[in-house]
RNA sequence: UCAAGAUAAAGCCAAACCCUGGGUGACUAGGGGACGGAAAGCCACGGGUCCACUGACAUUGGAAAGCCGGGUUGCCUAA
Repeated sequence: UCAAGAUAAAGCCAAACCCUGGGUGACUAGGGGACGGAAAGCCACGGGUCCACUGACAUUGGAAAGCCGGGUUGCCUAA
């Protein structure tokens, strides 16, 4: 350096739910709260999911990505 991930050490993030606000909506911001997570850091490239428009599709525009792949950066160090 690459790979790997434990009853190690220091930390980190934060599900459901509740309160306040924003949005047609999916959802989201702040606070509380911890189900969990070795990338639950970042990107949104592919598949899938959700919303809006529609009688229903398609197209288009959004949302999340802690669903599965992918790309990229990073802490520590037993086997």
c-di-GMP-I riboswitch aptamer from a Desulfobacterales bacterium, 79 nucleotides, folded computationally.
The source organism's lineage runs through Bacteria, Pseudomonadati, Thermodesulfobacteriota, Desulfobacteria and Desulfobacterales.
The coordinates come from a structure-prediction model, not an experiment, and the mean pLDDT is 89.